Predicted 3D model of a 493-nucleotide part of an RNA (small-subunit ribosomal RNA, 5' domain) from a Patescibacteria group bacterium. The source organism's lineage runs through Bacteria and Bacteria candidate phyla. It was read from a public genome assembly. It matches the Rfam family "Bacterial small subunit ribosomal RNA".

[in-house]
Context: one part of a larger RNA
This record gives sequence, structure tokens and C1' cells, in this order.
RNA sequence: GGGUUAACGCUAGCGAUGUGCCUAAGGUAUGCAAGUCGAACGGUGAAAUUUUGGUAGCAAUACUGAAAUUUCGCAGUGGCAAACGGCUGAGUAACGCGUGGGAAUCUCCCCCUAAGUCUGAUAUAGCUCACCGAAAGGUGGGGUAAUCUCAGAUAGUCUCGCGAGAGUAAAGAUUUUUCGCUUAGGGAUGAGCCCGCGUCCUAUCAGGUUGUUGGUGAGGUAAUGGCUCACCAAGCCUAUGACGGGUAGCUGGUCUGAGAGGAUGGCCAGCCAGACUGGGACUGCGAUACGGCCCAGACUCCUACGGGAGGCAGCAACUAGGAAUUAUGCACAAUGGCCGAAAGGCUGAUGCUGCGACAUCGCGUGGAGGAUGAAGGUCUUAGGAUCGUAAACUCCUUUUAUCUACGAACAAGUUCUGAGUGUAGUAGAUGAAUAAGUGCCUGCCAACCACGUGCCAGAAGCAUCGGUAAUACGUGGGACACAAGCGUUACCC
Repeated sequence: GGGUUAACGCUAGCGAUGUGCCUAAGGUAUGCAAGUCGAACGGUGAAAUUUUGGUAGCAAUACUGAAAUUUCGCAGUGGCAAACGGCUGAGUAACGCGUGGGAAUCUCCCCCUAAGUCUGAUAUAGCUCACCGAAAGGUGGGGUAAUCUCAGAUAGUCUCGCGAGAGUAAAGAUUUUUCGCUUAGGGAUGAGCCCGCGUCCUAUCAGGUUGUUGGUGAGGUAAUGGCUCACCAAGCCUAUGACGGGUAGCUGGUCUGAGAGGAUGGCCAGCCAGACUGGGACUGCGAUACGGCCCAGACUCCUACGGGAGGCAGCAACUAGGAAUUAUGCACAAUGGCCGAAAGGCUGAUGCUGCGACAUCGCGUGGAGGAUGAAGGUCUUAGGAUCGUAAACUCCUUUUAUCUACGAACAAGUUCUGAGUGUAGUAGAUGAAUAAGUGCCUGCCAACCACGUGCCAGAAGCAUCGGUAAUACGUGGGACACAAGCGUUACCC
């Protein structure tokens, strides 16, 4: 000198764009953050319309029941989603990451190609009846549907087998055509696995290892492999630093620097890891699953004391810690995601607004003229010098400010749809009107005098300054630097 997710002190007019718990991966009240589909299914509640029955009545009509259709809702079965998106960086020195390769694999949805979609069945939730429990919830009987489940048929390019041969599939809905379902092959996407090279400090860590290193066989997996097991052999790593200890998410990048390097990894993007702590599997194309399940533990809450409930490292918010970090905001209008044939629903992703000079950039606090160089302040050799064209005063302008009127784009999709928003912007009016500080002035280092103080009070980054003429302390005047900021502190080059 440059930089920062900064903090602190003094000060402060506006806008745009960014950015905001670096500490306790401490604990959390409340609300929201993952649902959707009635064009898979049986029920159930309400309303409307149509048809129709009964009773009362001469009739009009009133009351009551049944069926059909439509619409809206409700819980449940079923399907898809919930493995994405969002958060955090505790752990991890590792094939974790980066880069370049590889073979022994899987892949819902999507695209292409080919073939098929036949016949039956019994369960179960909801419902109903009875019962237990304070609750959370549960038990038994009855009966019901499906794109739930099961059995059978069919069988090719699929699987097994040298072959003969053997084996394995399907589901319907809508109502005129689509959407589905099954099998096989290919693609795309995503994922798993292996290897070369690179990846911090420490030898005051020198030996480490027994599924350890390799083989044979078997099991297991989507798949290779000591991944696991039985047997056999005795190997394998290591001063090119094994093993141990410490520290740390990695990268694209970022800061600095002429570069080489050094430092760093906040926001954004890619990968990894975690979801109260530890362990485990289930479902599923995909998880060993943040807002799923089970077990153990700590903590918190409810309880009728028998027993139950919970997990903000999602968005807000609270508390604690701390030098320190924001709203319990608006909207799905746009972009994207999930579900749905669609209409649409959901979406604290996202789009916006709010708060903070936290950062960067931009704008303003007026312009021109104006010398009796006014008054006043300060200094003075008492003449004068300086603040100083500075002010006053004259003329002008209106960025900004305030008020009034008009008023977008963002809408893609001929209609409709805007949270932001009467926002941005435009025109007019008013009137210099609404707007300057901070640090420093001995040298380094740009900028000096007076008074006060008297090794005191104090200053200070270093050298140092102050003990009676202090340009170094305090005040005043003046000067210098930067400027809505200026200084201080911390850290990096």
C1' cells in the first nucleotide's frame, strides 16, 4: 500500500447492487417449510336438479321415503412424490477431494424399436357391533372394493442348460380416443466400484499388521474384491517416513504480489459428510432416509403415576454464549420442482419488501459575480497580517427534498393472471431551500502559532515528548489529508 462475512469510537443527506451467528454441530415456546391424484377404489356428509312412492287434503299444498345425475367436502385403501429442493461443516489426512483412466454393474420417470395385455379367486382398511385405556392408542366379532394381493393360462428376441428341455408376465381407467400395465432390446440421465498422479504440521511418534498379505473353494452383492467364511502358505507396509499424535471438509476460485510464490476456501458453483448422541435395518429404481421406523442413552414436556410425546445444522422467531450478525413480513405474478388427463393444489425453493454506512459504486450538500478586503476571532514589531471572495449583497439553477397530476416493463398464454406497487419513471409547483464530518499538524509524514500546565496532568506505532518560553500534553486560531464517511483494533499478502 492492498484486502476483510469484521468489531469499536465520533459523525451522517440520498440511491443502486451485493451482503449479514466467523462464538455454543448449545437449548428451543409459536406458526409455517411435502404433498397430490375422485380419470385407481369402496364408503360417508351436505346441497341442487330430475323421476317416483306413501300420509293428510276436494284441490292448491304440507310432511315423509326411494332412485338417478351433478357439485362441494371428509377420513381411509391404492399410486406417485417424499432419496429432490433447503441447512450446516461436527467428523474426515481418506480414492474424501482434484485430475486422468478403467471393467465386473444397476438405473423409477423420459425417448426409440418389437411383442403382449387371457381366466379366475380370498383377503383387508374404511364401515358396523362389543370391549380396554386419563391420554397416546389398542383388542375381538361381522361384512366390503380396487391400478391391493394370490392362483392358473399363454411364452418370444428373456433366464438356466452343451443339448433335449425347463422356468418366469400383465390392470385397468376415461368414454372415443387417450392415458396406463407387462416382457425384451437400445438410448439418455443418474448412481455404485477400481486404479495412476497430486493433496498440512510433527521423528521429543521407528517399527506397524493376524482377515493381517496371497492362494483354492464356497457364501454374499446390482457388481469386482478378505466383503464374509473354511482350508493352505507366511506374507504385507516402512527413513521416497509406515504406525502414532496434532490440525483441517476438498475444489473452481478469492486476496496479495512484477512474477515466482505466500495466505485463504465467507457469498456463488461442483463434490463429500452430518441431521439430539450411538447403533440397526425396513420400504423403495434410489436411503441405511433432516421435517420415516426400531433399540439404547442424555435432555425437555404431558400424566388419572399405569404410561405416553419430542428433536429448527429448513424460514422467521426466542434464549444462552459473544466484540459481533436482520422480519415470528408479502406472494406463488415470474422461474423451477412434486402430483394430476386437465382445471388446479402444494412449494419459507424462488421472486420481492423490510432492518444494518457491513461493503462496492453513483449523486448531492449549490453556480456566477462580489473589496469600504465589513463586523468578529486569532496573532502582532501596534504599522499591520490572517481567516478571506470566505460572508453580506446581486443575478441564476433545482440534481436532491416536499407537494400535485399522470404512470410502466416484468404477462410468456389473441381471454384472464402482478406479491413487489400507484413502485420505477414523466410533467408541473415551491424555494438555496433539506444535507459535513473525522483524523492529524516533532521526525518517519502533508500540515504552526498563541495561551494554560510545569517529569504534574498527560501523549505515544517507533525514536521519544513533558522538571517555567513544550510547533509532541490541554484549549483557541490557523494549516494538511480523506470525505458521508473518517479514525482505532484484529487478521492475511